The RNA shown here (transfer RNA) has 76 nucleotides and comes from a Thermoleophilales bacterium. Lineage of the source: Bacteria > Bacillati > Actinomycetota > Thermoleophilia > Thermoleophilales. Its Rfam family is "tRNA". The sequence was found in a public genome assembly. The prediction has a mean pLDDT of 83.
[in-house]
RNA sequence: GGGGUGCUAGCUCAACUGGGAGAGCAGCGGCCUCCAAAGCCGAAGGUUCCAGGUUCGAGUCCUGGGCGCCCCGCCA
Numbered sequence: 001g002g003g004g005u006g007c008u009a010g011c012u013c014a015a016c017u018g019g020g021a022g023a024g025c026a027g028c029g030g031c032c033u034c035c036a037a038a039g040c041c042g043a044a045g046g047u048u049c050c051a052g053g054u055u056c057g058a059g060u061c062c063u064g065g066g067c068g069c070c071c072c073g074c075c076a
Base pairs, nucleotide, nucleotide: 001072002071003070004069005068006067007066010025011024012023013022019056028042029041030040031039049065050064051063052062053061
């Protein structure tokens, strides 16, 4: 340098064919308990990597950029 793939909540990951952004864990509050752990319940938590484009509508499609991983190539 070329090709492929991924980036979504604090962490790990879903989201079908473009049409309601979700789960588990963590953290927070409560129940339970003499206290705590475990268990149970509840609420909260999002610039979907960035900038544009297409579209009535984009996490999803297109273009450019950034970062990670894999493969190939070049130089040394």